This is a predicted structure of a 159-nucleotide RNA (c-di-AMP riboswitch aptamer (ydaO/yuaA leader)) from Streptomyces sp. SID4985.
RNA sequence: GGACAGCCGACGCCGAGUCCCCGCAUGGCGCGAGCCAGGGGAGCCGGGGAACCAUGUUCCCGAGGUGAAUCGGGCACCCACGCGCGAGCGGGGGAGUCCGUAGGAGACCUUCCUCUCCGAACCUGUCAGCUAACCCGGUAGGCGUGAGGGAAGGAAAGG
Numbered sequence: 001g002g003a004c005a006g007c008c009g010a011c012g013c014c015g016a017g018u019c020c021c022c023g024c025a026u027g028g029c030g031c032g033a034g035c036c037a038g039g040g041g042a043g044c045c046g047g048g049g050a051a052c053c054a055u056g057u058u059c060c061c062g063a064g065g066u067g068a069a070u071c072g073g074g075c076a077c078c079c080a081c082g083c084g085c086g087a088g089c090g091g092g093g094g095a096g097u098c099c100g101u102a103g104g105a106g107a108c109c110u111u112c113c114u115c116u117c118c119g120a121a122c123c124u125g126u127c128a129g130c131u132a133a134c135c136c137g138g139u140a141g142g143c144g145u146g147a148g149g150g151a152a153g154g155a156a157a158g159g
Base pairs, nucleotide, nucleotide: 010145011144012143013142014141018042019041020040021039022038026037027036028035029034043139044138045137046136047135048134053129062127063124064123065122066121071100072099073098074097075096077094078093079092081090082089083088103118104117105116106115108154109153110152111151112150113149114148
C1' cells in the first nucleotide's frame, strides 16, 4: 500500500415489519469491536366475527390461512395395484431434475417498451364464505453499495 472477514455508521432493496414514550438493573451472546433483553402508544399489517347476498344433491380423497410463489409438460428413478407364460404394458402415488407458466421484484412516483431476476417457505389442526359493531394477533428476517436501461407525464430540488 492492497485484498478479505467482522463491527459501527450512511444511503438503499424485498417485506406490514416503522416511529415515539417509560423502565431500568443485572442478565444473555461474542476472542473482540459490539449486539440483544421489559412495558405502553401511534401508524401499518393479518385473522376471527351479523344482517343481506352466496352456499343444489350424493360420494369421499377433510378443510383453511400468511405470501407474488400458482398451474402444466418432458426425462429418468422408486412403490403398490391390474393385465400378460414371459419380455413387458396400463393407469395411480412419491421424490429428483429440466423447460415453461398465472403472478411478483428491480434507487422519486405512475404508465409503456426492453433487460435481469423470483415464481419459496411456513402456519392452523377437523375448524372459519362474505361480514357492520366487536374480539384477537404481528410489527420479523434477509440482502445490496452506482445500485438495470429508454420514452411520456408528474413530483421534488436547484437556477
It matches the Rfam family "c-di-AMP riboswitch aptamer (ydaO/yuaA leader)". Gene Ontology terms of the family: cyclic-di-AMP binding and regulation of gene expression. NCBI's taxonomy places the organism under Bacteria, Actinomycetes, Kitasatosporales, Streptomycetaceae, Streptomyces. The RNAcentral record of the sequence draws on Rfam.